[in-house]
Molecule: Glycine riboswitch aptamer
Organism: uncultured Sphingomonas sp.
């Protein structure tokens, strides 16, 4: 890296419009929130050591916030 399995968090928020029985969904805005794609910051730590690599910590730019779906750090098994 590939395949299979497991895999969390946070508004069914609100106004207008579209559709519509309603919700969901789509567009524009407002407020609240999440961190486990990515990104960024500090730096514990690590190494071939004065130069490098660096997080599950921190920030939320991005992304995400009913179910389903999708994504998903990380873990297990196989190659």
């Nucleotide at each position: 890296g590939c395949g299979c399995g497991g895999g969390a968090g946070a508004g069914a928020g609100u106004g207008g419009g579209g559709u519509u029985u309603c919700a969901c969904c789509c567009c524009c805005g407002c407020c609240g929130c999440c961190g486990a794609a990515g990104g960024a910051g500090c730096a514990a730590c690590c190494g071939c050591c004065c130069c490098g690599g660096a997080a599950u910590c921190u920030c939320u730019c991005a992304g995400g916030c009913a179910c389903c779906a999708g994504g998903g750090a990380c873990c297990g098994c196989g190659c």